């Protein structure tokens, strides 16, 4: 990089370093930021995998991983309903995290 399963509306800093740009990429949109963006420490917050634990659960949280603004910020592609060009639900693409396979 491709595959395949499962989860994506809960949850988590008034910290320290530093110092401008960030919210996956394109396109719109709407937010965040010097009342301090990214990143890195350290804290947390979850419970997929390993170990523990259990008769199964449940539980804990030691290790691997991941998360720590806003639904995966919201659309985009079909479809349905209502109704008036648009709002809603469904679904699929895309996408992130895990575990797994080649």
């Nucleotide at each position: 990089c491709u595959c395949u399963u499962a989860u994506c509306a809960a949850g988590a800093g008034u910290g320290g370093c530093u110092g401008a740009g960030g919210g996956a990429a394109u396109a719109g949109g709407c937010c965040c930021u010097g009342u301090g963006a990214a990143g890195c420490c350290c804290g947390g917050c979850a419970a997929c995998c390993u170990a523990c634990g259990u008769g199964a659960a449940a539980g804990a949280a030691a290790g691997g991983u991941g998360c720590u603004a806003a639904a995966u910020c919201c659309u985009a592609c079909a479809g349905a309903u209502u109704a008036u060009u648009a709002a809603u639900c469904u679904g699929g693409c895309a996408g992130a995290u895990a575990a797994g396979a080649c």

Predicted 3D model of a 102-nucleotide RNA (SAM riboswitch aptamer (S box leader)) from a Bacilli bacterium. The coordinates come from a structure-prediction model, not an experiment, and the mean pLDDT is 84. Lineage of the source: Bacteria > Bacillati > Bacillota > Bacilli. It was read from a public genome assembly, where an Rfam model found it. It matches the Rfam family "SAM riboswitch aptamer (S box leader)". Gene Ontology term of the family: regulation of gene expression.